The RNA shown here (transfer RNA) has 73 nucleotides and comes from a Candidatus Nealsonbacteria bacterium. Lineage of the source: Bacteria > Bacteria candidate phyla > Candidatus Nealsoniibacteriota. The sequence was found in a public genome assembly. It matches the Rfam family "tRNA".
[in-house]
RNA sequence: GGGCGCGUAGCUCAGUCGGCAGAGCGCGUCGUUGACAUCGACGAGGUCCCCUGUUCAAGUCAGGGCGCGCCCA
Numbered sequence: 001g002g003g004c005g006c007g008u009a010g011c012u013c014a015g016u017c018g019g020c021a022g023a024g025c026g027c028g029u030c031g032u033u034g035a036c037a038u039c040g041a042c043g044a045g046g047u048c049c050c051c052u053g054u055u056c057a058a059g060u061c062a063g064g065g066c067g068c069g070c071c072c073a
Base pairs, nucleotide, nucleotide: 001072002071003070004069005068006067007066010025011024012023013022019056027043028042029041030040031039049065050064051063052062053061
């Protein structure tokens, strides 16, 4: 330098055909217990890597860039 894949909550990851941003774990409060754990209920937590474009509408599509991984040279 070229090719491919990935980037979404603190972590691991879903998100189909463009139409409400989600799950598990973790965290907080409450219940339960003598207490802790487990369990149950509720809740907080998001610049969907960045910029531009297409569209009534973009996590999703297009162009460019950045980062990480693998392969080729």